Background
The RNA shown here (transfer RNA) has 86 nucleotides and comes from a Thermococci archaeon. The prediction has a mean pLDDT of 81. The sequence was found in a public genome assembly. Rfam family: tRNA. Rfam describes the family as follows. Transfer RNA (tRNA) molecules are approximately 80 nucleotides in length. Gene Ontology term of the family: triplet codon-amino acid adaptor activity. By type it is a transfer RNA.
RNA sequence: GCCGGGGUAGCCGAGCCAGGUAAGGCGAUAGACUCGAGAUCUAUUGUUCUCUGAACACAUGGGUUCGAAUCCCAUCCCCGGCGCCA
Numbered sequence: 001g002c003c004g005g006g007g008u009a010g011c012c013g014a015g016c017c018a019g020g021u022a023a024g025g026c027g028a029u030a031g032a033c034u035c036g037a038g039a040u041c042u043a044u045u046g047u048u049c050u051c052u053g054a055a056c057a058c059a060u061g062g063g064u065u066c067g068a069a070u071c072c073c074a075u076c077c078c079c080g081g082c083g084c085c086a
Stems, first nucleotide, its partner, number of pairs: 001082007010026003020066001027045006046056004059075005
């Protein structure tokens, strides 16, 4: 350099093909249980704000669209294969 796969919340990881609410697990916090802890169960858990709600958020930046994690383009990074130089 060429080809292929990938980048999603603190961590893992589904969703992408086929556009419309970011599943689930771990962890964390609180509660129940216990003398206490562990295990188990329940609730909450991306960020911000004027917090029964709203806005923003899927590597970064653009494009298409009423609407993008999903489709298209460019860039960055990771993994694998091939090639080049030595």